[in-house]
RNA sequence: CCCCGGAUAGCUCAACAGGAUAGAGCAAGUGCCUUCUAAGCACUAGGUCGCAGGUUCGAGUCCUGCUCCGGGGA
Numbered sequence: 001c002c003c004c005g006g007a008u009a010g011c012u013c014a015a016c017a018g019g020a021u022a023g024a025g026c027a028a029g030u031g032c033c034u035u036c037u038a039a040g041c042a043c044u045a046g047g048u049c050g051c052a053g054g055u056u057c058g059a060g061u062c063c064u065g066c067u068c069c070g071g072g073g074a
Stems, first nucleotide, its partner, number of pairs: 001073007010026004019057001028044005050066005
C1' cells in the first nucleotide's frame, strides 16, 4: 500500500431483500418472597446503532470517505 470481516445498552450478541415504537440474555435499580442473604417472581431504567456525508417518502440495514479492532496479501 491492496483485499476481506467487524464496530448496536455497562458486558455478550440479535435485528438476514430498507418499512415505521431498535430487542434478548447477563449485569444494575425497585418491589414481592425470606429471620437475613442467596435463589426465585414481577416491574423499571439504560442506545446520537464507531464518526461525517450521500441516496430515499423512509437508513442499524444501501453508497462514499475516515477512525479503531481482527485476518490475509505484497
This is a predicted structure of a 74-nucleotide RNA (transfer RNA) from a Candidatus Latescibacterota bacterium. The source organism's lineage runs through Bacteria, Pseudomonadati and Candidatus Latescibacterota. The sequence is in RNAcentral, with records from ENA. The coordinates come from a structure-prediction model, not an experiment, and the mean pLDDT is 80.